[in-house]
This is a predicted structure of a 1463-nucleotide RNA (small-subunit ribosomal RNA) from an uncultured prokaryote. Rfam family: Bacterial small subunit ribosomal RNA. Gene Ontology terms of the family: ribosome and structural constituent of ribosome. Its mean pLDDT, the model's own confidence on a scale to 100, is 84.
RNA sequence: AGAGUUUGAUCCUGGCUCAGAACGAACGCUGGCGGUAUGCUUAACACAUGCAAGUCGAACGCGAAAGUCCCUUCGGGGACCGGUAGAGUGGCGCACGGGUGAGUAACGCGUAGAUAACCUGCCCCCAUGUCCGGGACAACUUUUCGAAAGGAAGGCUAAUACCGGAUAAUACCUGGAGUCUAGUGGCUCUCGGUUGAAAGAUGGGGUCUGCGAGGCAUUAGCUUGUUGGUGAGGUAACGGCUCACCAAGGCGACGAUGGCUAGCGGGUCUGAGAGGAUGAUCCGCCACACUGGGACUGAGACACGGCCCAGACUCCUACGGGAGGCAGCAGUGGGGAAUUUUGCGCAAUGGGCGAAAGCCUGACGCAGCAACGCCGCGUGAGCGAAGAAGGCCCUUGGGUCGUAAAGCUCUUUUCUGAGGGAAGAUGAUGACGGUACCUCAGGAAUAAGCACCGGCUAACUCCGUGCCAGCAGCCGCGGUAAUACGGAGGGUGCAAGCGUUGUUCGGAUUUACUGGGCGUAAAGGGCGUGUAGGCGGAUUGUUAAGCCGGGGGUGAAAGCCCGAGGCCCAACCUCGGAGGGUCUCCCGGAACUGGCAGUCUAGAGAAAGUCAGAGGCAGGUGGAAUUCCAGGUGUAGAGGUGAAAUUCGUAGAUAUCAGGAGGAACACCGGCGGCGAAGGCGGCCCACUGGACAUGAUCUGACGCUAAGGCGCGAAAGCGUGGGGAGCAAACGGGAUUAGAUACCCCGGUAGUCCACGCUGUAAACGAUGGGCACUAGGUGUCGGCGGUAUUACGACCCCUCGCGUGUCACAGCUAACGCAUUAAGUGCUCCGCCUGGGGACUACGGUCGCAAGACUAAAACUCAAAGGAAUUGACGGGGGCCCGCACAAGCGGUGGAGCAUGUGGUUUAAUUCGACGCAACGCGAAGAACCUUACCUGGGUUUGACAUCCUCGGACCACUCUAGAGAUAGAGCUUUCUCUUCGGAGACCGAGUGACAGGUGCUGCAUGGCUGUCGUCAGCUCGUGUCGUGAGAUGUUGGGUUAAGUCCCGCAACGAGCGCAACCCUUGUCCUUAGUUGCCAUCGGGUAAUGCCGGGAACUCUAAGGAGACUGCCUGUGUUAAGCAGGAGGAAGGUGGGGAUGACGUCAAGUCCUCAUGGCCUUUAUGACCAGGGCUACACACGUGUUACAAUGGGAGUUACAGAGGGAAGCUAAGCCGCGAGGCCAUGCCAAUCCCAGAAAAACUUUCUCAGUUCGGAUCGCAGUCUGCAACUCGACUGCAUGAAGUUGGAAUCGCUAGUAAUCGCGGAUCAGCACGCCGCGGUGAAUACGUUCCCGGGCCUUGUACACACCGCCCGUCACACCAUGGGAGCCGACAAGGGCAGAAGUCGCCGAGCUAACCUUCGGGAAGCAGGCGCCCAAGCUGUUGUUGACGACUGGGGUGAAGUCGUAACAAGGUAACC
Repeated sequence: AGAGUUUGAUCCUGGCUCAGAACGAACGCUGGCGGUAUGCUUAACACAUGCAAGUCGAACGCGAAAGUCCCUUCGGGGACCGGUAGAGUGGCGCACGGGUGAGUAACGCGUAGAUAACCUGCCCCCAUGUCCGGGACAACUUUUCGAAAGGAAGGCUAAUACCGGAUAAUACCUGGAGUCUAGUGGCUCUCGGUUGAAAGAUGGGGUCUGCGAGGCAUUAGCUUGUUGGUGAGGUAACGGCUCACCAAGGCGACGAUGGCUAGCGGGUCUGAGAGGAUGAUCCGCCACACUGGGACUGAGACACGGCCCAGACUCCUACGGGAGGCAGCAGUGGGGAAUUUUGCGCAAUGGGCGAAAGCCUGACGCAGCAACGCCGCGUGAGCGAAGAAGGCCCUUGGGUCGUAAAGCUCUUUUCUGAGGGAAGAUGAUGACGGUACCUCAGGAAUAAGCACCGGCUAACUCCGUGCCAGCAGCCGCGGUAAUACGGAGGGUGCAAGCGUUGUUCGGAUUUACUGGGCGUAAAGGGCGUGUAGGCGGAUUGUUAAGCCGGGGGUGAAAGCCCGAGGCCCAACCUCGGAGGGUCUCCCGGAACUGGCAGUCUAGAGAAAGUCAGAGGCAGGUGGAAUUCCAGGUGUAGAGGUGAAAUUCGUAGAUAUCAGGAGGAACACCGGCGGCGAAGGCGGCCCACUGGACAUGAUCUGACGCUAAGGCGCGAAAGCGUGGGGAGCAAACGGGAUUAGAUACCCCGGUAGUCCACGCUGUAAACGAUGGGCACUAGGUGUCGGCGGUAUUACGACCCCUCGCGUGUCACAGCUAACGCAUUAAGUGCUCCGCCUGGGGACUACGGUCGCAAGACUAAAACUCAAAGGAAUUGACGGGGGCCCGCACAAGCGGUGGAGCAUGUGGUUUAAUUCGACGCAACGCGAAGAACCUUACCUGGGUUUGACAUCCUCGGACCACUCUAGAGAUAGAGCUUUCUCUUCGGAGACCGAGUGACAGGUGCUGCAUGGCUGUCGUCAGCUCGUGUCGUGAGAUGUUGGGUUAAGUCCCGCAACGAGCGCAACCCUUGUCCUUAGUUGCCAUCGGGUAAUGCCGGGAACUCUAAGGAGACUGCCUGUGUUAAGCAGGAGGAAGGUGGGGAUGACGUCAAGUCCUCAUGGCCUUUAUGACCAGGGCUACACACGUGUUACAAUGGGAGUUACAGAGGGAAGCUAAGCCGCGAGGCCAUGCCAAUCCCAGAAAAACUUUCUCAGUUCGGAUCGCAGUCUGCAACUCGACUGCAUGAAGUUGGAAUCGCUAGUAAUCGCGGAUCAGCACGCCGCGGUGAAUACGUUCCCGGGCCUUGUACACACCGCCCGUCACACCAUGGGAGCCGACAAGGGCAGAAGUCGCCGAGCUAACCUUCGGGAAGCAGGCGCCCAAGCUGUUGUUGACGACUGGGGUGAAGUCGUAACAAGGUAACC
C1' cells in the first nucleotide's frame, strides 16, 4: 500500500466482498511447564448455610454458670477461677471500606470558575474555672402477658447519660471612629444591651454559573408556582424552596415540549491523522441497595448488612401473631453460547475502636479452578546414504517423504527422586511455604497440534464421487479425466495452540473538516418575490469580540510516549521526564474580519429624453375556411380504404350558385426572428399597464447578492357553478383487420376543448445545466439601438465602431467519454437546493393541503451482486446507400399426380446390425447383403484363445481316407523323419501346459489426431513499424473512380508485408518443328469381288514430344494526362478464350472412435473367437431421389449411315454350328493405336397405325427356360409364350439450366462368381431467353439504431395458476407506559388544640414555665375509579410486494421492434 466482482472487451460511476488490528469472549479439534494479569457482558431473577462492623472496664452500675478446694445441720455455705464471661447505661465508629449500573439526557458528568450566600466529627491552638447544685432511667429485682418474637407494671441504682446556675474570650443588636473593597459588604477599636464557646488548619461536603458531550421534526409549539416583584416562613446556606398579595410574564427553528436510548469521565480499541467505536478489570464522580413513600439520630444519611409505613414475595406459627432482604465474600437454583473455591491468613498494606496490650476487618495478602489473554521456555543436539523398509506418485527410467528413521556420540531446560533453603520483618509476629532458588542423582527420557493448498492468498498430485453427496468470505466449484466435494501422499502457514463464530475500527476519499459530487451515471427546487440567516465596494479614525505574541493557573493518580532501574530475559513492576484543553486569567499588538463614528462613487438605484417587441389585461372589429339552415341548377351515385364495409343518397345526396346562422381558430408575412421569471405569447384597432436595451453622467451614497420557512405565479388534463358548442374528439356504438383485436384503419359520437368565477398545483415544467459577481484567444451569422464615414439634402444600401440579446464553428482549459468552450460543463469567490448501490418505493403508516381525483412530506421488513453512464468491436433490423450470384425476371425441361426401382421415417420382428437428420441426412457410408460379407437374432460348441510376443515340454508340419454330426468339432486310420550346425544345440512350423497377455464394428466424435462437408472460388482475413485514443480499439483495409477480384489507379498519418485473388500446372481450340508403328494413304507401282491388301511414301489425318501464339500489344473515342471502359483492325482464338485442379483467417462442440490412429471407461469360460440357420430383402402408411410412361415431333416393321472414351489372361472372345431367345457347343486372335468386347443410338429413307386406355403404356401374375454359383425357398439377373394394372401431362408448392449449355440419344467403366433404372466417364443431335435489379433467397462494402454478445431461433413485459417469505389495512381482543380528573389517605415532618398525664426550672406553693399522650389540619405513597394518548402482541378476511431450471395467455419494450418511444 491494495485486491476480487457488472462487459465479448474498455473506461467511468457504484455497491458488495477480502487481506490488518483488537476482545471480560464463546464453540470445534488439540494440549508440556512457568511468570503475570483477567474471569455473570444474560435475570437490578430468587436465594439455603457460613462469614463480611465493631470496639472501649483508663466513662458507669451489675455480675454469673461450669470447674477446683474447704466447711456443712446435707437444706446449703465459703474461697479460688474472677470483678472473669456476659448483657446493660454511656462514648466513638457504623455516612468509611466493599458491591452494582436499575434509574438518570440532568449542573448527573467533564472542564473552567463563583460562594462577599454556606457547613465541617476526629486534629491543633486559646480560655485555667478544673466551680456550685439537682432529679431520673436501664441493667438488676419482684409480679405478670405471649407459642414465639417480644412486652407490661411495681421497686432499687451509677456515670464523661440528663437538668439548672456561676465565670469568660466570642457571637448577635443599636450607635460612633478608622481602614479596605467595584459592590451587597469585610476587618480593627469602642459605649450600651442580649446570649453564653469560640478561633485556626487540613481534608471533605453543600449550593450557584459559563462552556462541552446521544439520536427522532413522521414530536412545533410548551408553561399557572408558571416568569418577575413585595412581604413572610424555612434552610448550614442563596433561591418560588414554601406561602400571601401584585404584575403577565418565561421558554422555543441557535430545536422548546414530547417520546426513544444511555450512568459520565480519566481512559480503551482502531486509524497516517482528522475521526469512528467503546466506557470490563484500575482511578475519579454520580446513582441505587426487594418495590414505593417517610422521617429519626448524627459533624455527616433521608443511611446496602438502622428505624417507621404501604406493596409483592419467601419463611415460622399454638392461627392470636411474628420474621426476612447476598447489586458484600464464598456458595445454590434459574436464565444463558458463556464466567471460578461454601479455601488459608490478618504475616504485610490499609481501616474502626482503644492510653495501650489488643480486638474486629471475605478491605486486603495468599492459595485453588479456567490456554480466557499477554510474555518466556521446552518437546532434544551432533554425526549418519545401503539414499533401508514402508507409504505416495510415475513417462516404469525414476522421483519424493528424506539425514528424516535406524545406528553411533552427547546434553539435561523440563521431568522424577534426594538434600539444602530465603527475601518479604525497623522489636515481636510468615497465611503464602519446606514455596522461590541452589546442589546432587537418574535417564532422550514425560511433552505437537491445528488450519489451509481454484483466484484474491503462501502452498499439487492420485484415488473416490458424477449438478449426487457436498463446498462456499466474494467470484464461484460438482452433470465421468474436479489442483474448488470426500480420502490419501506431499506442501504452505501458525504453533501449546490453531481454526470458526460474534462484535468494533480500518481498508471505505463509501457522509468527503482534512477529503466527494449533481448536462447524460444517484443528484438543480417548475418559476419568481422576499423574511430570518449567511456573504458583502473604496477610504479615515477608533475599539479590541474574533485573530496574533508573551506570561500566570489548572488539565489528579494510573495509562500512552521517552529515559533509567528491578524480577536470568520478556510480559510485569518501580523511579524520573515529556506530552495532553475549542479551558481560564493577566499583559501586549492592531494587518485582516467584526463593532462604532465619518467620508467617497466604480456596485445598486433614481431622474431625463430615445427605441424594438405574438410581454400582460380589457373592450371593439375583420376576412378566409368548416358545419348547419332555406332556396336554385342537376342526377346516381357519393364517401372512405391496402382492399372494403358500416355511413349518406331517387323523401334528390355528392357537385355547383347566390343568401343566412353560429362557434372556434387567425393562412401568407413567419424567420434556430421577437417578448416574458417560468408556464407561455401570433388577424386588426383603441384604452390601461409591467419589463428590457442604448446614450450622456444630473441626483442618492453600499441602499448590495443569495435566500431556509412564508407569499405569489404556474402547460395540459381534471373538479364545482353558470353559459356556449362550428370543428375536433377520451368514453361509447358500428364497420373492417385478425387465431383473437376490448387496438392500430374507417363511419358516427358524448364529456371535454371555448367564456365567466372558483379550485387543483402537477409534466421529459428540459439547456435533463440554480442565482450573482469577476477573470480567461478568436472566426462567422442574426435582432434591435447609439455614434461615425459616405450623400446637395432627407432617407435607403454598403462599410467602420460600441455595448445588449440570440445562433454557429473552434483554441487553451475541463470532462469517464460524449461533449462544453466569453450564453462554460474553463478559472475563482459567495448564497441556496439536492445525492449516497439496485429493487421494495414518485410506496405504507402518520401529518398538512384538497369538494374529489389526488398532491406534498416520506420509511421499514425482505431481497439481489449487481443496477447504471459513455464509448468500442461484432451480430442483427419488417433502417439507409452501393454492388454481385440461374437470386428474381425472361425462357427451356422437370419434380409434386400413376406404376416400378431405391433410400429414409414409422410400424412390425427373435433380429429386422450400425451410422448420417434443414440447406450441408434420405440411389448417403454401401464402386454392388443368396452363403461369405455381417457388425444383428436363434441354437450348438470353445477359453492363453481366430491373431502378436515371451517361457517349458513333446513333435516335423501339411495333405488324404473313414465314422458321428447341421457344421464347428471329435474319433479312427493312412502318410510323413523340415533347415542349419562348432554335434552341445539353434531356428521356422505343429501340438500340449502355465501366466504375463491377446481380443472387442463395446461406450464417449461433447476427451482427441487425421480426413471430410459447409458458408464459398465468396473477396476477403491479418501482421510489423509509425500515428491517434486514458482504454477497448482505430488508422492502414475508409474516400473518388475501376474490376470477376482488397483487380488496379488517384487521394489520404500512414509506410510496408503476409495468407487469399490473379498467374505459374493439366486439358481443349490454331499453327510450326521433330518422329512415323500397330496409325495414315495425296502422288507412283502391284493386286482383289471388295478392303492400305502389298511395294512404297512422310504429304494429309492422327499419334506424342517440343515450340509459337493473346499482351488491352495496335487504332479511335471516353475517362482525372490515371487505372480502366466502349468500338475497331488483325487473328484459329480478344479482353480471365472454354473446362479442370487449386478452397485464406475462420464458423457450425457440423460429420466420422464402424476406414485408420488414439486418451479414459467397460468387458475377459465373454461385449472375445468358431459354426449352422435366420435377419439386414418384413409392410397399413409417410417422405426424398430416380426410372418408365401417359403417346403421332409418337409406336411398330424394314433398309441405310456417322462416334468418342474405355476394358480385356482365374480375361475379352472372332469365325462357324445349334437354339425363337437368354444362351450353348466347338474353336481362333489378342498381354492389345495390331485381336476381341463392338451391332453405337437418336438421325435418314420406306411403310404401317389415326387419337382409342389404343399397335400408347408396360406393372402384375401364370407357364416354360438360360446363366452364375457348394447353394437362387426365404432372396439373383436374364429369355420365350401368355397376362395387360395405374396412367390421357399432374393441386398447393417446388427443382435444374445462360452454349456446344439445357433438352434428347446411345456407348464405356469401376464394384463384381452372378446381380445397376444408381454412380463415374464418353461422344452424337442440339435450342430458347436475359427488358432489367422493384421484389424473394444468399453474399460483399459503407453507414445508422440497439436494452442483442449463447449475438433476433436474441432480449424481454404483465395478468393468471402453484409454493414460500416479510409487510400494510382490518371487526375486534389482550397487555405495557404516560397524562389528566375524582375518591382515598398509612407512616411521617410541620402547624393548631391539648379538659387527660408529667422527675429536674421558677413559685407568693395556689400554680406557672416546659413537655408527653391524644385529637384536628396542610402535604402526601400505595390503592380505587372514569377518560385520553403513545406503543406492542394476536386477529377471520383482505391489499399490494419479493423470491422460486423447464406451467398458462398473449407480444407491450429494445432495430422505424413492425402504430417511434417516453413524461